[in-house]
Model confidence (mean pLDDT): 81 of 100. This is a predicted structure of a 463-nucleotide part of an RNA (small-subunit ribosomal RNA, central domain) from Metschnikowia similis. The full RNA is in RNAcentral, with records from SILVA.
Context: one part of a larger RNA
RNA sequence: UUGCAGUUAAAAAGCUCGUAGUUGAAGUUUGGUGGUAACUAUUUAUUUAGUUACUGCCACCAGCCUUUUCGGUUGGUGUUACUUUGAGUAAAUGAAAGUGUUUAAAGCAGGCAACGCCUGAAUCUUCUAGCAUGGAAUAACAGAAUUUGACGAUUUUAUUUUGUUGGUUCUAGAAAUCGUAAUGAUUAAUAGGGACGGUCGGGGACAUCAGUAUUCAAUAGUCAGAGGUGAAAUUCUUAGAUUUAUUGAAGACUAACUACUGCGAAAGCAUUUGUCAAGGACGUUUUCACUAAUCAAGAACGAAAGUUAGGGGAUCGAAGAUGAUCAGAUACCGUCGUAGUCUUAACCAUAAACUAUGCCGACUAGGGAUCGGGUGUUGAUCAAUAUUUUGACGCACUCGGCACCUUACGAGAAAUCAAAGUUUUUGGGUUCUGGGGGGAGUAUGGUCGCAAGGCUGAAACUU
Numbered sequence: 001u002u003g004c005a006g007u008u009a010a011a012a013a014g015c016u017c018g019u020a021g022u023u024g025a026a027g028u029u030u031g032g033u034g035g036u037a038a039c040u041a042u043u044u045a046u047u048u049a050g051u052u053a054c055u056g057c058c059a060c061c062a063g064c065c066u067u068u069u070c071g072g073u074u075g076g077u078g079u080u081a082c083u084u085u086g087a088g089u090a091a092a093u094g095a096a097a098g099u100g101u102u103u104a105a106a107g108c109a110g111g112c113a114a115c116g117c118c119u120g121a122a123u124c125u126u127c128u129a130g131c132a133u134g135g136a137a138u139a140a141c142a143g144a145a146u147u148u149g150a151c152g153a154u155u156u157u158a159u160u161u162u163g164u165u166g167g168u169u170c171u172a173g174a175a176a177u178c179g180u181a182a183u184g185a186u187u188a189a190u191a192g193g194g195a196c197g198g199u200c201g202g203g204g205a206c207a208u209c210a211g212u213a214u215u216c217a218a219u220a221g222u223c224a225g226a227g228g229u230g231a232a233a234u235u236c237u238u239a240g241a242u243u244u245a246u247u248g249a250a251g252a253c254u255a256a257c258u259a260c261u262g263c264g265a266a267a268g269c270a271u272u273u274g275u276c277a278a279g280g281a282c283g284u285u286u287u288c289a290c291u292a293a294u295c296a297a298g299a300a301c302g303a304a305a306g307u308u309a310g311g312g313g314a315u316c317g318a319a320g321a322u323g324a325u326c327a328g329a330u331a332c333c334g335u336c337g338u339a340g341u342c343u344u345a346a347c348c349a350u351a352a353a354c355u356a357u358g359c360c361g362a363c364u365a366g367g368g369a370u371c372g373g374g375u376g377u378u379g380a381u382c383a384a385u386a387u388u389u390u391g392a393c394g395c396a397c398u399c400g401g402c403a404c405c406u407u408a409c410g411a412g413a414a415a416u417c418a419a420a421g422u423u424u425u426u427g428g429g430u431u432c433u434g435g436g437g438g439g440a441g442u443a444u445g446g447u448c449g450c451a452a453g454g455c456u457g458a459a460a461c462u463u
Stems, first nucleotide, its partner, number of pairs: 004434003007415002012431001014301001016299002021294003025187002031058011059077007078141004082135002085132002094124002098108002110118003150180008191291001192288003196283002199280002204276004210254002214250008225236002262269002306347006316340001320336004358430003362422002365406003370401008379393001381392004410417002436463003445456004
C1' cells in the first nucleotide's frame, strides 16, 4: 500500500494566491502473402470456404567471407520506465521430497544378494537495486520553424599521414552555388488562457448628496407634575420640568421597499450622483495551443473585542457609582456614567470565522419557481414612436447562479442526504486533519506581537 474515518460520535486550515511535490485530454503501423497442425461446414474421393495455434518472407546502412553480379554471415537502425525469461542471490530457520531415529520431536542419513557394491544429503520462497534477454501496449523525454533539416551534384580552399623533395588523385575537414521532394507546423478537449460585444450586481475605492430619529441649544406657548417600574425609589421640576410649535448644531445610522432575492475568495456589502479601476455569467463560424488541477515553504485579505498616536465624541455603554429586589446580590430591573462604540494612520490574526460538510473532474431523477445572459415566437397583450422598430409582459428552448419540493435505484447508527450516492462488487486527481475520557491547548522550548496574546506543542499521573 492492498484497506479506516472527518455534517451531528475525535477530526476540513477563516478565506484566496502560490513555489517545490503529486497528477495530467485525444492523435502517429494496420496488414499482405506462403507453409504445417487441429476443428467446423461443403464435397462421391480429390477440392473449396472459415476459425484457432505455430512459423517463413515482405526495408536501409556498415564490416567480413565470396564467383564482379548473385549468395552467406555479423552488427546497427532513438533514450528510459514497465513487463517476460535467465544467470546470480550465505547457512541454519520456513515450505517440501526421500529415509521405520522402535514411533515422534529430530537427524541426514542409509540399503543390499555384503572380503564389496548401490544410492542420497533434492526442490521451492528469496523484495528492491544491479547484469543479460524477448516484448513494444501503457507512461515520460527527444527530433525539421529565424530551416544551422535530409539526400545528391558541381566548384573553390587549405591541414595531417604515407622515409625526403616535386607532381597527380582518393578519404576526412571548411566554404560557395545549384538541384531533388507533395520539402518540414496533428486536432482545436461540453480542459484552460486571451481579445471583442451588449449587459449585470445592496462587489471595491474616493468624492458628493439626502432622509427621519436621537441628544443638546435658542425662541415662543401652556401649567404641576414628569421619569421609570412587577410595584417603587434614586432623578428632573414655578429659577417652568415633562409636553407642543418654529429653527439651529453635532455625531451616528440608512427604516418601510427587504425576499428561502443579488454581489463578493471569505470576512462582508443597502440614501443620491459622479469619477476610477476590477469581476462573474452569457454571446462568438475570434485567437493561442497544454498553457492545466491540487498544493509543504512563502504571501495577501481577514467580524467583533483589544493596543498605539491623532481627530471626533450624538447614541448606546464593559469598569465604576447609585435606587430597588433579596436570606445575601459585588447580578437580572431602574438612573447616571469612564474606556469603547465613529473615523485616519499603524498593529493584532482570532469566532458556533457554520453549510459544524476541502478543492477540481465525471456520472446517476422527476418537478415547478426565481436571478443574470442568449435564441426563437403565426402571442386577438400593453406602451413609446421616424410608422420601420424598440422596450415590457406571455410562451418555448438554452447556458450559468441562490435555493426549494417530491421520491429513494443509492447511502447512513439514525436524524437525514441529488449528495452525506456511484464503498468489502473497496483505486478519477490532489491537499489538510483525527485515533477512548481527563491532565491540556496546560508546561517547556522555538517563533511572531508594544501588549493582550497567536502559531507550534508534550509528559508524568489519573480513569

Lineage of the source: Eukaryota > Fungi > Serinales > Metschnikowiaceae > Metschnikowia. Its Rfam family is "Eukaryotic small subunit ribosomal RNA". Gene Ontology terms of the family: structural constituent of ribosome and ribosome. The family is grouped with related families in Rfam's "SSU clan". A reference for the family is Yusupov et al. (2001), "Crystal structure of the ribosome at 5.5 A resolution", Science.